Source information
Predicted 3D model of a 1378-nucleotide RNA (small-subunit ribosomal RNA) from a metagenome. The sequence is in RNAcentral, with records from SILVA. Its Rfam family is "Bacterial small subunit ribosomal RNA".

RNA sequence: CAGUAACGCGUAUGCAACCUACCAUUAACUGGGGGAUAGCCCGAAGAAAUUCGGAUUAAUACCCCAUAGUACUACGAUAUCGCAUGGUAUUGUAGUUAAAGCUCCGGCGGUUUUUGAUGGGCAUGCGUGACAUUAGAUUGUUGGUGAGGUAACGGCUCACCAAGUCUACGAUGUCUAGGGGGUCUGAGAGGAUGGUCCCCCACACUGGUACUGAGACACGGACCAGACUCCUACGGGAGGCAGCAGUGAGGAAUAUUGGGCAAUGGACGCAAGUCUGACCCAGCCGUGCCGCGUGCAGGAUGACGGCCCUACGGGUUGUAAACUGCUUUUAUACGGGAAGAAACCCACCAACGUGUUGGUGGCUGACGGUACCGUAAGAAUAAGCAUCGGCUAACUCCGUGCCAGCAGCCUCGGUAAUACGGAGGUUGCAGGCGUUAUCCGGAUUUAUUGGGUUUAAAGGGUGCGCAGGCGGACUAAUAAGUCAGUGGUGAAAUCCUACAGCUUAACUGUAGAACUGCCAUUGAUACUGUUAGCCUUGAGUCUAGUUGAGGUAGGCGGAAUGUGUCAUGUAGCGGUGAAAUGCUUAGAUAUGACACAGAACACCGAUUGCGAAGGCAGCUUACUAAACUAGCACUGACGCUGAGGCACGAAAGCGUGGGGAGCGAACAGGAUUAGAUACCCUGGUAGUCCACGCCGUAAACGAUGAAUACUCGCUGUUAGCGAUACACAGUUAGCGGCUAAGCGAAAGCAUUAAGUAUUCCACCUGGGGAGUACGUUCGCAAGAAUGAAACUCAAAGGAAUUGACGGGGGCCCGCACAAGCGGAGGAACAUGUGGUUUAAUUCGAUAUACGCGAGGAACCUUACCUGGGCUUAAAUGUAGAACGACGUUUCUAGAAAUAGAUUCUCCCUUCGGGGCGGACUACAAGGUGCUGCAUGGUUGUCGUCAGCUCGUGCCGUGAGGUGUCGGGUUAAGUCCCAUAACGAGCGCAACCCUUAUCCUUAGUUGCCAGCGGGUAAUGCCGGGGACUCUAAGGAGACUGCCAGUGUAAACUGUGAGGAAGGUGGGGAUGACGUCAAAUCAGCACGGCCCUUAUGUCCAGGGCUACACACGUGUUACAAUGGCCGAUACAAAGGGCAGCUACCUGGUGACAGGAUGCUAAUCUCUAAAGUCGGUCUCAGUUCGGAUCGAAGUCUGCAACUCGACUUCGUGAAGUUGGAUUCGCUAGUAAUCGUAUAUCAGCAAUGAUACGGUGAAUACGUUCCCGGGCCUUGUACACACCGCCCGUCAAACCAUGGAAGCUGGGGGUACCUGAAGUACGUAACCGUAAGGAGCGUCCUAGGGUAAAUCUAGUGACUGGGGUUAAGUCGUAACAAGGUA
Repeated sequence: CAGUAACGCGUAUGCAACCUACCAUUAACUGGGGGAUAGCCCGAAGAAAUUCGGAUUAAUACCCCAUAGUACUACGAUAUCGCAUGGUAUUGUAGUUAAAGCUCCGGCGGUUUUUGAUGGGCAUGCGUGACAUUAGAUUGUUGGUGAGGUAACGGCUCACCAAGUCUACGAUGUCUAGGGGGUCUGAGAGGAUGGUCCCCCACACUGGUACUGAGACACGGACCAGACUCCUACGGGAGGCAGCAGUGAGGAAUAUUGGGCAAUGGACGCAAGUCUGACCCAGCCGUGCCGCGUGCAGGAUGACGGCCCUACGGGUUGUAAACUGCUUUUAUACGGGAAGAAACCCACCAACGUGUUGGUGGCUGACGGUACCGUAAGAAUAAGCAUCGGCUAACUCCGUGCCAGCAGCCUCGGUAAUACGGAGGUUGCAGGCGUUAUCCGGAUUUAUUGGGUUUAAAGGGUGCGCAGGCGGACUAAUAAGUCAGUGGUGAAAUCCUACAGCUUAACUGUAGAACUGCCAUUGAUACUGUUAGCCUUGAGUCUAGUUGAGGUAGGCGGAAUGUGUCAUGUAGCGGUGAAAUGCUUAGAUAUGACACAGAACACCGAUUGCGAAGGCAGCUUACUAAACUAGCACUGACGCUGAGGCACGAAAGCGUGGGGAGCGAACAGGAUUAGAUACCCUGGUAGUCCACGCCGUAAACGAUGAAUACUCGCUGUUAGCGAUACACAGUUAGCGGCUAAGCGAAAGCAUUAAGUAUUCCACCUGGGGAGUACGUUCGCAAGAAUGAAACUCAAAGGAAUUGACGGGGGCCCGCACAAGCGGAGGAACAUGUGGUUUAAUUCGAUAUACGCGAGGAACCUUACCUGGGCUUAAAUGUAGAACGACGUUUCUAGAAAUAGAUUCUCCCUUCGGGGCGGACUACAAGGUGCUGCAUGGUUGUCGUCAGCUCGUGCCGUGAGGUGUCGGGUUAAGUCCCAUAACGAGCGCAACCCUUAUCCUUAGUUGCCAGCGGGUAAUGCCGGGGACUCUAAGGAGACUGCCAGUGUAAACUGUGAGGAAGGUGGGGAUGACGUCAAAUCAGCACGGCCCUUAUGUCCAGGGCUACACACGUGUUACAAUGGCCGAUACAAAGGGCAGCUACCUGGUGACAGGAUGCUAAUCUCUAAAGUCGGUCUCAGUUCGGAUCGAAGUCUGCAACUCGACUUCGUGAAGUUGGAUUCGCUAGUAAUCGUAUAUCAGCAAUGAUACGGUGAAUACGUUCCCGGGCCUUGUACACACCGCCCGUCAAACCAUGGAAGCUGGGGGUACCUGAAGUACGUAACCGUAAGGAGCGUCCUAGGGUAAAUCUAGUGACUGGGGUUAAGUCGUAACAAGGUA
């Protein structure tokens, strides 16, 4: 650590193909001679670096001669060894090569040689990344012969010859990367990684080159080229911190220009010694690991303070503090003070003998006055960080208000946040804590250990088949795999274990174990392999039958349709939800005859048959393939699977040529519709058909690869066999249904497996982007095959469950429809709402509000507005306290509230005081202000619908189911039967009230039949309880009886009886729940807000407004009526500040008198009806609005703003569009009466009461609502659901693109430094040799054409994402055309 995917590294081998300075060892030698040169000196050039010239000189530098072996070379011989080339030993002949001196005389050296050690070199087996969208690569390439070169083998180089070599077991290419010991993690297998330390490689500014040397192609050497920096006198020179420090830059980030050679180690030296940024030390850094401390004990009235609360009090901080006692590690001060040191060397001594060895003594410390030890005083000098919704240990308050913010995931925050920020408290860790990044784990989530593929992702569309993988029975051999023993190796360090040394630990040392590996060797032989032999059961062949829509080619047939001709015949046909386009008087449609054309083959026909799949259907012929059965004759494992490969392969589509009846994309027209480029209709071209050739895909599906074996049963069917047989519990091969075990997430599968196993192939690894882009292959094209990434989401998906929903299904109910009666919607008015207006028109309610809260707004009410006042206040309580008041009368100001003045002034008393009252003070207020989405309580709606649940049991992994379903029945989950359910609860029903009949009891204020009295008349009176009635108690009705049907429940009946008959009528009674439904303004209440005001008092105004819209009502439009007169019959209520008889007055509302009644006693009391009269169909004698005038009553007060009366006035309206409401019997309709509230009343409202009193219901198709069962679902905020695509906007990444720019590797050509090698006549040299020149090669440079890769690019394509955009509504239900 740049390069390197390589024998680079690791491991194991080999070198019979090698080298090795210093060291050890072996055997020898060390003789003689010669010429130069550096340095030094002189001179010259230059700025410098440096260079040149001259003179002179030495060597262990250089040269020559001699000597020569066990060295080397050539040719042999013998012996022996080896896997091969071949080696070793002995030996013969010939040839070649050496040296250097110095000395203290002890030695130190030098040359040749042997062996060793050490260090290297080379070769080989195995192992060691990604991509196949890199499939072919290679010319010194592969091999041979010869030569050269090297220390050495080798195409290492060269000449010649041959054409090989590598590759799907992944060559070549591209990208990435130093390798290992180890490290982190993991149960392991693995995964990730290679920093410090150790080993190896590579590199030293970039590229090339060699020289020297034992060793380099050399970090601190040389030469050349290049880039950069520096010096320069511009001529020329110098440099290489990836050594230690240090500087700059980059970066999230990484230290001192320190001390020393005292130790260890190294180089040189005989040595002294010198050098050593190796090393030993110190400095800096909370960076890691380890150790220690910041005190310990006691101490409660649980202090103060803080925080919290249900707040005169309590909880918590907390024994925490204060306080008392104790200790002194550490820090501080003072004093002492190491080990690391033994050598070398020096001195002395001893032994051998002058030098080696041993002994004694001496010398030597950077760290360092450091570690350590002692003394002193004193708790003295020493705690932070994160967290507190769940995961995950730890909770409260305040602030904020989908803001600010948090966030690893789920998520938190929109006014009560344990989730944000702060505080108090808690928890965790602690000289650290938390965040971030990365790796492994959890993740069996790439699955060897250890996964899957019907429906979740995933079986190739099907077959044949090369390679590969796997393979039946027996015997023998072998020993490759396999197993065992032994040997070698697996460096040290690390890890583990034991012990030891630093006070302990980290750390270090010693020993052991381990290093799961590789190699060699010896043995074993079951299994696998190999070889040989043999066998028949797998597989195949043969013989005899059988079967079929198997395939290919030809021939033939009838029905239907269309067309043509002729004929009959006449006005329509056709088509649809309804229509229209279209055809038709030029004769259609319809009918008959004949002819022609093309396509498809009714019935048989079937969970049938055949085929590998796609697929195959009239009849017949030819050719051809297959399966099955029976026989068991033949071969003898010949088998299974099958990446690539090859073949087949629906429909649509394409090419060429035919054909074209019907159907029918495109297209045209008609409809439908908001639109309708659709669904429907009328036409209609390609196509559909045939031949030949392409395409090669489908929900090519059993969504289920092929083969073999095994594993309970029942049943149907096809083709055979057995058998005389239509009998058979037989058998083989198929095609189906059900089911057990088992499996499965479940649904389900279940001998045709999705069970149990084996073999082989294919495929999957979250959704989207995307089966898209790019590249490649195939194709005429369409397109197919192969097949990503960026980016984005926290899901997408399966099966099943419970609901909800469906323009799904079945059953059932309801004034739901239908059948009826009467209304609303049109008019006027009343009333409520919306809207508008306003100072205010107070507030709430909006399917379930709208004559509702309000059962009664002139003031009050009143909450709203304007204006004027009050601030302990309007009320109440307690305490204090001046006082005798409070209040009343009168007057003044004022709109009043209020203010001021004035008058009258309590009770009891033991005289101390007490009671009462209240001005004043203090404490407690008050708020119809907000939040019904913080709540209680109450209420509405579904709905008086028949439902909603529980216990135990059972079923299911579970959600959950069963019960509660099914068959009947009912008003009803009512009841019966059946039943893995048996029971129970809330609902239903019943119990309660009322009404309808009777009885008993009791008769006052009620009643009066009979008896008596009395009146003009009246139960008026005496009496009576019979009747009516009143109000207490009972009876009565239960499908009890009868008939029929039915197992039963029950139903039917013009049944009987009965006042009443099948719940007799009516009421009260409202299950679990739903709608964050309504109400903070009835009341209560949490929180928030206001406090000279959002409280409170007063006056006036407003709630009563008015272009308009809606709801609920009243009155009408008239003759079933209006008006006038006469006349009859209720029930239920109310009444003393009241109802009022009766009398008088008034046209009348009413007024003035007067009487009864605190009520079965008195009183308020009917109308429609009936009888008579009049009106005669008109805007009227209908209708009564509106307006005018005059009055009455209530009330402090009727202007805004009351009701009523009388007279006058006399609008609209002649039965109401679309649509819509109520009602099934004493009901609708109609008629009046009463009451609450209330001074009065806007009441035509509400709540009750009685009078008169109908019509209709075939029935459940449809509308609405509901119940049960079932079905589908992509819905669960539950169809007012979910959700798709274009367009418009913003952002993001990406593809294409004329091009532009950069980088990489190669090719060709040109040029070519340094340098090795080679060549060389002239120059130098006696020579050796050199200079010079040349040749080959090369780094680098240039040119050219291609290639790979990256960036960028006008424009363009789609994709993704984004609270509230546009257009439609494609999908989910039969999604409204499956």